[in-house]
Context: one part of a larger RNA
């Protein structure tokens, strides 16, 4: 030094992030008395004031109450036992949470309000039975959101969600119905020389082919709904100063933010702008509104009450501070006992510089150091401790979803358990019937075929009335009437005459059988109640072929589950990129990287080609010239020569051409191909020649696409055409599999799969210092400082004093570059404490200049010895106010300093606002809350402090190589109102005095502490009681205090003078006849250096002197200290005052106790300024220092 407590002069929040702590108030005692707001209940024990003790006497059941006395510094006298006010945010309250960092503004709640639920409820868990929900029944239950009252909740249905519809599209099995394939058997046709080939019907089996019917939710569709998910706009212009816009006009939208609020827990600019409070207010309160980015139950705005919530002020009160201070117990320290852990490469472990995987005890090199401890401090040892939790890489995990795939679950439809009956629709069939209208035609001709006669008293025509159809002309039936004729053929028209009959088509009526569907009824499968039972069987009551259940199918489907979610990247993220091509970079062969520089491609071309041939021509530009006519149109002419042109990018290339026109075509062919060239490979690229077969040319000859070099894609996979080729015994068929062709922005272009996003601060594991945040290094682009130059300000005059375009430097403090050393951790902003250094001086000194009159300045040059404030806001550095001051330096030290402290910010898990995002969730955006651990210190360093040894005894006294430490400056006053000034104003230079802060000693004063001094006291226990004392209650509280230690007291201190400088100003003086402070030489000159003050210093291993002694001396042992961790040091040890006792005196406290007197008692008064006292002085051997021991005692001469 810690830790727990006591006390504190003055001051009294100046302390800090913040009154954290601590201290104060003070009995939920009496009496009085208490505001604003209000939900009338609170608030309130609000605030705030007074009393309290003993005795005695009234009064009164009592509690208590008057009155009169007494004592004290204090009477809720000790101890427990709210501080308190104003004012703002958030949440109403009371209550709940992260058991082990977070109590809150999170969460719950009453109450509101939305959905769902009709009872076998919803809904939850189960596979299932079966529970709960509930022995509850819409005043219940379950779910979502807001969250007490109060006053209110605004607009939008376009998105998506839900909740309704169903006309329409669209849709699955299952079902019908057809077509195709394959095979089998049986007939049967045609071709054939048989063999054998190709067909066809019918009758089986079969197929992962295929058409159409049927077929539900769903989805498309329509509406509805916001206290559902959600959303709530831009320009532009106008009013009698300006400003502003009540207003207009545009554009968009599904509609354009209402009410109220606002720089707010939300406001980037921001410390917004006014005002309040303060000396000074990033904070806090009202206000404005320019709301980056408030807003209406993710509710808005207020609220009284409440709050260990979060901010601001104020009383009061203090040790939080200025500024320490001193006392008490405990630890620590000595001494006995007993005894761990971390950690430990290896130690024979020093400073500076340098070097060096870039910050050395271990390397170089100077330097310093005689060996060992013990008590302390933490600056290194990149100390310890945890394979870094930030940041990358690789893997997992957990959450989200409109990532992919699945998948419970729910639903929809089919079937199956699963039975009867009606009705209406539908369909298929069969019977009987109708029914058919271009045009021509008398007319309503379905087709084909037969047929010349058919129908009629079994009642023709015709007439009235019904009923069906209808192309509106007409047909058909039916009934009544009537009572004999109707109609073909033939003719006309056409393709064709319901005169008749057969057959069959369209559309339809009916009727029957099948079947489908949908709407009822039954009752026996089946459910489910009741009765009763152990149970079944049974009865009755209800529901019912529906429910359930099973199998198929579609639909929905972050509920669940598996996974993906590229790489390059001067870090990763966000941008860009990934493939080809042509150019530079590329270093005169090839090739060659960068997130180097610039460009392009994913193609075009068959009309008269942009292709083959053959033949022909030659651009552009300038300049004269020439009607409209121009700068550029077309004409001539001259110059220049390739700038033109090439289908597209660039490069390389091209003149009887690879450019431009024309003629005639398809070689933009078919099987090969010697040779080569590039390239890991896979592939790319050129081709000489041969065969066949064209085109063009008279011909040689050219031609196998294009002036060249980009126009792209492995393999799997299925499809398509071809095939003489395999396989299944043959046949058929089917399937491969060769050959041609097309399917990939597979563009992460050598191409993981048919099929794939995200979040994690709730995280994890494996690694990186191969990779970034701090620091450290290395560059210095940015920053800073300087310096030259000198356009130009300065009236005039570059250089008092500025300084422009400009160049040149150092510096290692900013912002960066890099990515060396750390990731088996090098703890990061600020503050606080200690500091050290540099000088690019802020103040003091000392100088030149001046636009210096003095005074105050400005500028420069030397100069680091010292010094360089206190508050207000804010975490803050900074920064900005207030008030001072000589002055209020600027940097380096891991942005010096967390094994020194704090922990307010940043940077964790909680939660809130705005924004962003469907969501999980995220914001160098705000705001509330959030473990600093351990570390006993081995080496080093550092401050003390002792033992050894050595210094050739010993005791004392010195010297002083060397280190230390100290250095500060302001005010008056005199000189002098003097020098200068026109005046205001006002000195140098001496010289005195007196302060600030800073340091040292030290306790006389002034105070403070003073737990073994004295007093007073409260409560209770005890000594039997009184009296008197004694424990305990923080020393129980209170008042005072000796010596000791303190400061805020008190005293001192810096100085003065001496030498050499500095910058600077001189002498005397050449080189250079002159000037020159220099070159020899000689001065002057500063708080700077060296002495000079002060302290420590022979381990100064160079170990130093001087006196004394030499049988010297020093210890151990004991009494002690104003010595002191232990040691040391100091005194002293009987020849003594060293302690203690004791006596006396300082000194403190305040008149003991005991008697005695006075009063009823409390009490007082005398005796007595007394009694009592630890450390203070002085005297005094009364006791205790008492007997003992150990260590040393050299050497030289001379003699023996």
């Nucleotide at each position: 030094c810690c830790c727990u407590c006591g006390u504190u002069a003055a001051g009294g929040a100046a302390c800090u992030c913040g009154g954290c702590a601590a201290a104060a108030u003070a009995a939920c005692g009496g009496c009085c008395g208490u505001a604003a707001g209000u939900u009338c209940g609170c608030a309130a024990u609000a605030a705030g004031g007074c009393c309290u003790g003993c005795c005695c006497c009234g009064a009164u059941u009592u509690a208590u109450c008057g009155g009169g006395g007494c004592c004290g510094c204090a009477g809720u006298a000790a101890a427990a036992g709210a501080u308190c006010c104003c004012u703002a945010g958030c949440g109403a309250c009371u209550g709940u949470u992260u058991a082990c960092u977070a109590a809150a503004a999170a969460c719950a709640c009453a109450g509101g309000u939305c959905c769902c639920u009709g009872c076998u409820a919803a809904c939850u868990c189960g596979c299932a039975a079966g529970a709960g929900g509930a022995u509850g029944u819409a005043u219940a239950g379950g779910g979502g959101c807001u969250g007490a009252c109060a006053c209110u909740u605004g607009a939008c249905c376009a998105g998506u969600g839900c909740u309704g519809g169903a006309a329409g599209g669209u849709u699955a099995a299952c079902g019908g119905u057809g077509g195709g394939g394959g095979u089998u058997g049986u007939u049967u046709c045609g071709a054939u020389u048989u063999a054998u080939c190709g067909g066809a019907a019918c009758a089986g089996c079969u197929c992962a082919c295929u058409g159409c019917c049927c077929g539900a939710a769903g989805c498309c569709c329509c509406a509805g709904u916001g206290a559902a998910c959600g959303u709530c706009g831009g320009c532009g212009a106008u009013a009698a100063c300006u400003a502003u816009a009540a207003u207009c006009g545009u554009c968009c939208u599904a509609a354009g933010g209402u009410a109220c609020c606002g720089a707010a827990a939300u406001u980037c600019c921001u410390u917004g702008g006014c005002a309040u409070g303060u000396a000074a207010g990033u904070u806090a309160u009202g206000u404005c509104c320019u709301g980056c980015a408030g807003g209406a139950a993710a509710a808005g705005u207020g609220u009284a009450a409440c709050g260990a919530c979060u901010g601001g002020g104020g009383a009061a009160c203090u040790g939080u501070c200025u500024c320490a201070a001193c006392g008490a117990g405990g630890a620590g320290c000595c001494c006995g006992g007993u005894g761990a852990a971390a950690a430990u490469g290896c130690a024979a472990u020093g400073u500076c510089a340098g070097u060096g995987a870039a910050g050395a005890u271990g390397c170089u090199g100077a330097c310093u150091a005689c060996c060992u401890g013990c008590g302390a401090c933490a600056a290194g040892a990149c100390g310890a401790a945890a394979a870094g939790a930030c940041c990358c890489c690789a893997g997992g995990a957990g959450c989200u979803u409109u990532a992919c795939u699945a998948u419970a679950a729910c639903u929809u439809a089919g079937u199956a358990u699963u039975g009867u009956u009606u009705u209406a629709a539908g369909g298929u069939u069969u019977u009987u019937g109708a029914u058919g209208c271009g045009u021509a035609g008398c007319g309503u001709a379905g087709a084909c075929g037969g047929g010349a006669g058919g129908a009629u008293u079994u009642g023709a025509a015709g007439u009235u009335c019904c009923g069906c159809u209808c192309u509106c002309g007409g047909g058909c039936g039916g009934a009544a009437u009537g009572g004999a004729u109707c109609c073909g053929a033939c003719a006309a028209u056409g393709a064709a005459a319901c005169a008749c009959c057969g057959u069959u088509c369209u559309u339809u009526a009916a009727a029957a059988a099948c079947u489908u569907u949908a709407a009822a009824a039954c009752u026996a499968a089946c459910c489910c109640c009741u009765c009763a039972u152990c149970a079944u069987a049974g009865a009755g009551a209800g529901g019912a072929a529906c429910a359930g259940u099973g199998c198929u199918a579609g639909g929905c489907g972050g509920g669940u589950a598996g996974u993906u979610u590229u790489a390059g990247u001067g870090g990763g993220g966000c941008g860009c990129u990934a493939g080809c091509c042509u150019c530079c970079u590329a270093a005169a062969g090839a090739g060659u990287a960068a997130c180097g520089g610039a460009g392009g491609c994913g193609u075009u071309u068959a009309u008269c080609a942009a292709g083959g041939u053959c033949g022909a021509c030659u651009a552009g530009c300038u300049c004269c010239g020439g009607a409209u006519g121009g700068a550029a149109a077309u004409c001539g002419g001259a110059g220049u020569g390739a700038u033109a042109g090439u289908g597209u990018a660039a490069a390389g290339g091209c003149a009887a051409a690879a450019g431009u026109c024309g003629g005639c075509u398809u070689u933009a062919c078919u099987g090969c191909a010697a040779g080569a060239c590039u390239g890991a490979c896979a592939g790319g690229u050129c081709g000489c020649g041969c065969a066949g077969u064209u085109g063009c040319g008279a011909a040689a000859g050219c031609a196998g696409a294009a002036c060249u070099u980009a126009g792209u894609g492995a393999a799997c996979c299925g499809c398509u055409g071809g095939u003489u080729c395999u396989u299944u015994a043959u046949a058929g068929a089917a399937a491969g599999g060769c050959c041609a062709a097309a399917g990939a922005u597979c563009a992460u272009c050598g191409g993981a799969c048919a099929a794939a996003a995200g979040c994690u601060a709730c995280c994890c594991u494996g690694g990186g210092g191969a990779u970034a945040a701090c620091a450290g290094g290395c560059u210095g682009g940015u920053a800073g400082g300087c310096g030259c130059u000198g356009a130009g300000c300065g009236u005039c005059c570059a250089u008092a004093g500025c300084g422009a375009c400009g160049c040149g430097u150092c510096u290692g403090u900013u912002c960066g570059g890099c990515a060396c050393c750390u990731c088996g951790a090098u703890g990061u902003c600020g503050g606080c404490u200690c500091a050290u250094c540099u000088c690019a001086u802020c103040c003091u000194g000392g100088a030149g200049g001046u636009g210096a009159a003095g005074a105050a300045g400005c500028u420069u040059c030397c100069a680091a010895g010292g010094g360089u404030u206190u508050g207000g806001c804010u975490g803050u550095u900074c920064g900005c106010c207030a008030a001072u001051u000589a002055a209020a330096g600027a940097g380096g030290u891991a942005c010096g300093u967390g094994a020194g402290c704090u922990g307010g910010g940043u940077u964790u898990a909680a939660a809130c606002c705005g924004u962003c995002g469907u969501g999980a969730g995220a914001c160098a955006g705000g705001u509330u809350g959030g473990a600093c651990u351990c570390c006993u210190a081995u080496c080093u360093g550092u401050c003390g402090u002792a033992g050894g040894c050595g210094u050739a005894g010993a005791u004392a006294c010195u010297u002083g190589a060397g280190a230390g430490a100290a250095c500060u400056u302001g005010g008056u006053g005199a000189u002098a109102g003097u020098a200068c000034g026109a005046g205001a104003g006002g000195a140098c230079c001496u010289c005195a005095c007196u302060g600030a802060a800073c340091a040292a000693a030290c306790c006389u004063c002034u105070g403070g502490u003073g737990u073994a001094u004295c007093a007073g006291u409260u409560g209770u226990c005890c000594u039997g009681c009184c009296a008197a004392g004694g424990g305990c209650a923080u020393u129980g509280c209170u008042g005072a205090g000796u010596a000791g230690c303190u400061a805020u007291g008190u005293u001192u201190g810096g100085u003065c003078g001496a030498g050499a400088u500095a910058a600077a100003c001189g002498c005397u003086g050449a080189a250079a006849g002159c000037a020159u402070c220099u070159a020899a030489g000689c001065g002057u000159g500063a708080a700077g250096c060296u002495c000079a003050u002060c302290u420590c210093g022979a381990g100064a291993u160079u170990a130093a002197g001087u006196a004394u002694c030499a049988u010297a001396g020093a210890u151990u042992c004991c009494u002690u200290g104003a010595a002191g961790a232990c040691u040391a040091c100091a005194a002293g040890g009987u020849u003594g005052a060293u302690a203690g006792g004791c006596u006396u005196c300082a000194g403190g406290u305040g008149u003991a106790a005991g008697u005695c007197c006075a009063g009823c008692a409390a009490u007082g008064g005398a005796u007595u300024u007394a009694g009592c006292c630890g450390a203070g002085a002085a005297g005094u051997a009364c006791u205790a220092a008492u007997a003992a021991a150990u260590c040393a005692u050299u050497u030289g001469c001379c003699u023996g």
About this RNA: This is a predicted structure of a 1200-nucleotide part of an RNA (large-subunit ribosomal RNA, half B) from a Candidatus Berkelbacteria bacterium. The coordinates come from a structure-prediction model, not an experiment, and the mean pLDDT is 82. NCBI's taxonomy places the organism under Bacteria, Bacteria candidate phyla, Candidatus Berkelbacteria.